[in-house]
Lysine riboswitch aptamer from a sheep gut metagenome, 154 nucleotides, folded computationally.
RNA sequence: GAUAGAGGCGCGGUGCGCAAAAGUACCCGGACGAACCCCUCCGUUGGGGCCGGGAAAAGGGCGAACCGCCGAGGCGAGCGGAAUAUCGGAGUUCCGCCCGGCCGGGCCGUCGGAGAACAUCCGCCGGACUGUCACAGCAAUGUGGAGAGCUAUC
Numbered sequence: 001g002a003u004a005g006a007g008g009c010g011c012g013g014u015g016c017g018c019a020a021a022a023g024u025a026c027c028c029g030g031a032c033g034a035a036c037c038c039c040u041c042c043g044u045u046g047g048g049g050c051c052g053g054g055a056a057a058a059g060g061g062c063g064a065a066c067c068g069c070c071g072a073g074g075c076g077a078g079c080g081g082a083a084u085a086u087c088g089g090a091g092u093u094c095c096g097c098c099c100g101g102c103c104g105g106g107c108c109g110u111c112g113g114a115g116a117a118c119a120u121c122c123g124c125c126g127g128a129c130u131g132u133c134a135c136a137g138c139a140a141u142g143u144g145g146a147g148a149g150c151u152a153u154c
Stems, first nucleotide, its partner, number of pairs: 001154005008070001010069005016063003026054005036049004040090004045085001073103003076099001078097007104130002107127003111123004132145005
C1' cells in the first nucleotide's frame, strides 16, 4: 500500500403501518366599533380573534421489514440556495457543495438548543459500561491512548 474482517441497545437510508401534530392550518356561511392580543423579533403594510358546518398535510417520532454499511455516521466552520403573511433587516429552520475542525461505540444523568410535545433529536459536562491497542502483572486486574485506530492475509 491492497484486500478481507471485528465492536453491538452499532450507523445511515427506503417504502409501508400507527399515534401525535389537530378538530389546528385552510375552506364555506354568519357576526364584528375601538383598545388589547396573536401571526419568531424590529420597522412597515396587511390578516386574524367570536359562532356554525366541512376538514388536511409536512417536518419530527414509534414499529416490524428491507437496502446499504463499520468514519458507519453525527456535529461544527465556510460558501450558495429556499422557507419563515408583505417589503427591509435580524434570528431560526431546511437543502446543496465543501474542509481530516471535533467525536472509538452505545447507555444513564444535569444543563443548553431544536421541537406542538413530558415524544424524539443535537451539543457541552459528568458517570459507569463496552470493543480495541499499548504498558505493568504469573494471573485476577490496573493505568493510558484514539478509528489518521485495531485484527487477518498478501